This is a predicted structure of an 87-nucleotide RNA (c-di-GMP-I riboswitch aptamer) from a Bacillota bacterium.
Its Rfam family is "c-di-GMP-I riboswitch aptamer". Rfam links the family to the GO term cyclic-di-GMP binding.
It was read from a public genome assembly, where an Rfam model found it.
The organism belongs to Bacillota, within Bacteria.

[in-house]
């Protein structure tokens, strides 16, 4: 320098919940608040799932069905960047 994370120091991040606001929803931001995570730091290229404003079909014009331009990086791979005793 790299790789690994068995066992450290120093930290980091923050699930559900809660309250506000943004959103058609999915989810998101902000305070609280900790399930837990060695990149659970960023990034929607690549798969998955979620959602369905609009759009298409569709009916009792009640409703349903199917679509990503949207959402998830705390669902996986894949790119990048980083902190450390030991080994």
């Nucleotide at each position: 320098u790299u790789a690994u994370g068995c066992u450290a120091a120093g930290g980091g991040c923050a699930a559900a919940c809660u309250u506000a606001c943004c959103g058609a929803a999915a989810g998101g931001u902000a305070a609280g608040g900790g399930c837990g995570c060695a990149a659970a730091g960023c990034c929607a290229a690549g798969g998955g799932u979620c959602u369905a404003c609009g759009g298409u079909g569709u009916u009792a014009u009640a409703u349903c069905a199917c679509u990503a331009u949207g959402a998830u990086a705390g669902c996986c791979u894949g790119g990048u960047u980083g902190c450390u005793g030991c080994u």